Source information
This is a predicted structure of an 83-nucleotide RNA (c-di-GMP-I-GGC riboswitch aptamer) from Sulfobacillus sp. The source organism's lineage runs through Bacteria, Bacillati, Bacillota, Eubacteriales and Sulfobacillus.
RNA sequence: ACAAAAAAUGGCACACCCGCCGCAAGGCGGGGUCGCAAAGUCACGGGUCCUCUCCCUGCGGGAGGAUAGCCGGACUCCCUGAU
Numbered sequence: 001a002c003a004a005a006a007a008a009u010g011g012c013a014c015a016c017c018c019g020c021c022g023c024a025a026g027g028c029g030g031g032g033u034c035g036c037a038a039a040g041u042c043a044c045g046g047g048u049c050c051u052c053u054c055c056c057u058g059c060g061g062g063a064g065g066a067u068a069g070c071c072g073g074a075c076u077c078c079c080u081g082a083u
Base pairs, nucleotide, nucleotide: 001083002081003080011036012035016031017030018029019028020027021026034069040075041074042073044072045071046070047067048066049065050064051063052062053061054060055058
C1' cells in the first nucleotide's frame, strides 16, 4: 500500500422504553443491543424527511432545517496479515 478472512480487546449503538430540548423532521442524556471495520469527522453533490412561504395549485417554485446507521465524495483511524 492493500484486504477485512481467521484471531484478539476494545469501540459504536437500530427498534423500543424513560427524562429533557425542538412547531416538526429530529437532537441530547440514561437504559437497550438490530447491526457496524470507519455505524469516526465534514451537509460538498444526489436522495429522503420536516417547517415556513409563493401562485402558475403542480407531488410545482423559493427559504430555512433534519438525516453521515440512504448513496456518492473529502479527511482521519485500532488490531491482524489468508497478501